[in-house]
RNA sequence: UUUAAAUCUCCAGCGCCAGAGCCCAUGCUUUUUCAUGGGUUGACGAGGUAGAGGUUAAUCGAGUUUUUCGGCGGGUGCCUCUCGGUGGCUUGUCAUCGUUAGGUUCACAGCAAAACUAAGGAGUAAUCCUUAGGACAAAGGGUGAACUAAACAAGCAA
Numbered sequence: 001u002u003u004a005a006a007u008c009u010c011c012a013g014c015g016c017c018a019g020a021g022c023c024c025a026u027g028c029u030u031u032u033u034c035a036u037g038g039g040u041u042g043a044c045g046a047g048g049u050a051g052a053g054g055u056u057a058a059u060c061g062a063g064u065u066u067u068u069c070g071g072c073g074g075g076u077g078c079c080u081c082u083c084g085g086u087g088g089c090u091u092g093u094c095a096u097c098g099u100u101a102g103g104u105u106c107a108c109a110g111c112a113a114a115a116c117u118a119a120g121g122a123g124u125a126a127u128c129c130u131u132a133g134g135a136c137a138a139a140g141g142g143u144g145a146a147c148u149a150a151a152c153a154a155g156c157a158a
Stems, first nucleotide, its partner, number of pairs: 014073004019069001020041008044061003050082006083098005088156006102148007116133007
């Protein structure tokens, strides 16, 4: 260094790069330029998974918003079914959600990283990595309040 196996940890703004930008080398060219090869850039976190199948433009904000462009794959979203919670109990249907298992509105509290600054490391360079410092969100979730949906059939219970 390669291959195989085992264990542990992490894992979805997650992974990849043929367009495009940038850098280097070589060749052509009076120069500009062009061509070839190699390299590099190509989403900053929060949040989200009952099972199976299907499907693709799958929530929220941050930004010196210039490529966080463009393309491909995947994906906790969505749809269908099964299972499960709730609708006094059982079964079936129906509705609504998903194990913290109806919905809506309002209020309160609380939470980030990149960026930035400084100090370093690798590389010819583009660019990449590490450490320290002090910050700044929204949704979701949490707490509280209000409003509102809680049915049909058979049997039973109070």